[in-house]
FMN riboswitch aptamer (RFN element) from Paenibacillus graminis, 142 nucleotides, folded computationally. Of the family's consensus pairs, 100% are formed in the model.
RNA sequence: AUUCUCGGGGUAAGGUGAAAUUCCUGACCGGCGGUGAUGUUCAAAGCGAACUAAGCCCGCGACUUCUUUUCUCUGCAGGCAGAGAAAAGGACUGAUCUGGUGCCAUUCCAGAGCCGACGGUAAAGUCCGGAUGGGAGAGGAU
Numbered sequence: 001a002u003u004c005u006c007g008g009g010g011u012a013a014g015g016u017g018a019a020a021u022u023c024c025u026g027a028c029c030g031g032c033g034g035u036g037a038u039g040u041u042c043a044a045a046g047c048g049a050a051c052u053a054a055g056c057c058c059g060c061g062a063c064u065u066c067u068u069u070u071c072u073c074u075g076c077a078g079g080c081a082g083a084g085a086a087a088a089g090g091a092c093u094g095a096u097c098u099g100g101u102g103c104c105a106u107u108c109c110a111g112a113g114c115c116g117a118c119g120g121u122a123a124a125g126u127c128c129g130g131a132u133g134g135g136a137g138a139g140g141a142u
Stems, first nucleotide, its partner, number of pairs: 001142006013025003027126002029116002031060004039051004055114002064091013096112005118129003
């Protein structure tokens, strides 16, 4: 460089109501890379090596939105206007403290908290939908 494969989880039980997995009590879930003192294995006099380890520390992706370019369709005399698609670039983008150990931890241990796009619908992180999509990236082959 080419190509292939993979690449997100979750409302038990109860209350109110005509109707709620949406409200209330409570339950459950945690994408990708980095960092990292836990753990496991190997090695060993010692240094060390491999795997593993953060939703809320740093960054990325998805969602939303804007711009430019190209293409398609429609209207019209032109060039424009409208709609759709693709590519590139920009904007936006949630949430943690306390105690313990220690030279060192927002990562370990203990405790208590907090967060989660858009559209639909009785108000949704968990249902349905865009999405048999996109994707950070991971692995393999040449």